The RNA shown here (c-di-GMP-I riboswitch aptamer) has 88 nucleotides and comes from a Pseudomonadota bacterium. The coordinates come from a structure-prediction model, not an experiment, and the mean pLDDT is 87.
RNA sequence: CCUCGACAAAGGCAAACCGUCGGAAACGACGGGACGCAAAGCCACCGGCCUCAAGCCCGAACGCGGGACAGGUAGCGGGGUUGCCGAA
Numbered sequence: 001c002c003u004c005g006a007c008a009a010a011g012g013c014a015a016a017c018c019g020u021c022g023g024a025a026a027c028g029a030c031g032g033g034a035c036g037c038a039a040a041g042c043c044a045c046c047g048g049c050c051u052c053a054a055g056c057c058c059g060a061a062c063g064c065g066g067g068a069c070a071g072g073u074a075g076c077g078g079g080g081u082u083g084c085c086g087a088a
Base pairs, nucleotide, nucleotide: 004086005085012037013036017032018031019030020029021028022027035075041081042080043079045078046077047076048073049072050071051070056067057066058065059064
């Protein structure tokens, strides 16, 4: 240095839920709170999943359903990238 991940050490992050705010929504931010996490640091490139208000296409009874677009999820997986410690 690369791999790897301990009943090691120092720490770190923060699910659900609650409150406030933003959003049409999924969801996000902040505060509280801890289910867990060796990258649960960061990135939407690939796959998955979620939303889809307005407008567009199709089926249609205006509802609704499907599709594209658009958005989200990094704590769904893959991939990229940075990183603490150093047992086996």
Rfam family: c-di-GMP-I riboswitch aptamer. Rfam describes the family as follows. GEMM was predicted in a large-scale screen for bacterial structured RNA regulatory elements.